Predicted 3D model of a 391-nucleotide RNA (Bacterial RNase P class A) from a Bacteroidia bacterium. The coordinates come from a structure-prediction model, not an experiment, and the mean pLDDT is 75. It was read from a public genome assembly, where an Rfam model found it. Lineage of the source: Bacteria > Pseudomonadati > Bacteroidota > Bacteroidia.
RNA sequence: AGUGCAAAAGGUCUUAUCGCCUCAUUGUAAAAUGGGGAGGAAAGUCCGGACAACGAAGAGCACCGUACUUCCUAACAGGAAGGCACCAACUUAUUGGUGACAGAUAGUACAACAGAAAGUAAACCGCCUCGGUGCUCCGAGGUAAGGGUGAAAUGGUGAGGUAAGAGCUCACCGUAUUGUUGGCGACAGCAGUAGCGAGGUAAACCUUACGGGUUGAAAGAUCAAAUAGGUUUUGUUUUUUAUAAUGAAAGUGGGCUGCUCGCUCAUUGCCGAAGGCAGACAAAACGGGUAGAUUGAUUGAAUUAGCGAGUGAUUGCUAAUCCAGAUAAAUGAUAAGAGUCCUGAUGUAAAAAUCUUGAUACAGAAUCCGGCUUAUACUUUUGCACUAUUU
Repeated sequence: AGUGCAAAAGGUCUUAUCGCCUCAUUGUAAAAUGGGGAGGAAAGUCCGGACAACGAAGAGCACCGUACUUCCUAACAGGAAGGCACCAACUUAUUGGUGACAGAUAGUACAACAGAAAGUAAACCGCCUCGGUGCUCCGAGGUAAGGGUGAAAUGGUGAGGUAAGAGCUCACCGUAUUGUUGGCGACAGCAGUAGCGAGGUAAACCUUACGGGUUGAAAGAUCAAAUAGGUUUUGUUUUUUAUAAUGAAAGUGGGCUGCUCGCUCAUUGCCGAAGGCAGACAAAACGGGUAGAUUGAUUGAAUUAGCGAGUGAUUGCUAAUCCAGAUAAAUGAUAAGAGUCCUGAUGUAAAAAUCUUGAUACAGAAUCCGGCUUAUACUUUUGCACUAUUU
């Protein structure tokens, strides 16, 4: 200097003319003047909330989510800093990457094939001893160190010991456990004790701990106007008891909430033998009227700057600013130039500069905010790897 990978930031600017939306002032009005007008993802609708409605609670189960430690945040399945494990590079103990990192004696299940055997599972080859035996071969007993199969074969290495072997014994490591030191903590260091029990998979079912009400701006609220406070069907409108009166218990219907318990609202009047009629509540169908306006709706867990705290995410104080609000949906069109990149020429040690050919990505607010994921011409910064040149 170049190439590649990863992370972070940016991703257009100016002038003129005309046009659109909104706010403020002036104006009877038409209009005039001035301020403002689409993103880093506005996308996906995957998480979390603010806010609104459901008249007002709760418990259990189901269902869903999370899962090493501490911290940040309104909260999060998000972020920061650490711990541990594994992998890569290096040769030292450093750097980078990955982790869906609670639990495998609570239970169930899976591991095809191969292999003797796949979990308190085993003896195929081999080794040793004895017998039949010159050999070969056969039988009995012992063995799990060597070999085979497999992704994986019951701690590892070494020494001793043994008929041959095995934690059989010992040393070190590993595992379990005790004490102590450091740390907020996960954990780490040091010292001791014990031969030390049956492995892997939970993004398999499951168990444990913690958490979660539902719906969603076309949510909702208010005003005006009009109609037929329409018609039909189904269900409930009940029983007992006390009082001067208000009540109480059970049942039924509705609501909170997917289910159960629980809580709560309603349970009327007339005729009257059964029952019927009217009203009220709940659900469904048919039919009729209106389909306008205001609000929600943009002042915020806000933005910018400075000074502090913190390893950091983030946060405190001070000051300044107001920065879209449409409703079928505005935020644009034309012209000229600039910025950035590409092609070629000139130029140079290499460049810069000049001329020339083209390009300028992904994309478009709709209640709002914080995250995650996805798309992206090109530029800048940082880290790592490789290549080339020079010193």